[in-house]
RNA sequence: GGCCUCAUCGUCUAACGGUUUAGGACGUAGCCCUCUCAAGGCUAAAAUCGGGGUUCAAUUCCCCGUGGGGCUA
Numbered sequence: 001g002g003c004c005u006c007a008u009c010g011u012c013u014a015a016c017g018g019u020u021u022a023g024g025a026c027g028u029a030g031c032c033c034u035c036u037c038a039a040g041g042c043u044a045a046a047a048u049c050g051g052g053g054u055u056c057a058a059u060u061c062c063c064c065g066u067g068g069g070g071c072u073a
Stems, first nucleotide, its partner, number of pairs: 001072007010026004018056001028044005049065005
């Protein structure tokens, strides 16, 4: 250089083009419980890499870029 592949809460990970207010686990915060802590229960905050395109509608499909991984010369 060429080809393939991946990118979503702090971390890991779901989401058939539309009933998803983007869900779950861990973590974090608050409350309950407890003499206290842990455990447990309840609640909350927290995310779609950037730019374009297709579409009535894009996390999802297409293109370019950026970054990670792999194959190859």

Predicted 3D model of a 73-nucleotide RNA (transfer RNA) from candidate division WOR-1 bacterium RIFCSPHIGHO2_02_FULL_45_12. Its Rfam family is "tRNA". From the family's description: Transfer RNA (tRNA) molecules are approximately 80 nucleotides in length. The same sequence occurs in records of 3 taxa. Model confidence (mean pLDDT): 81 of 100.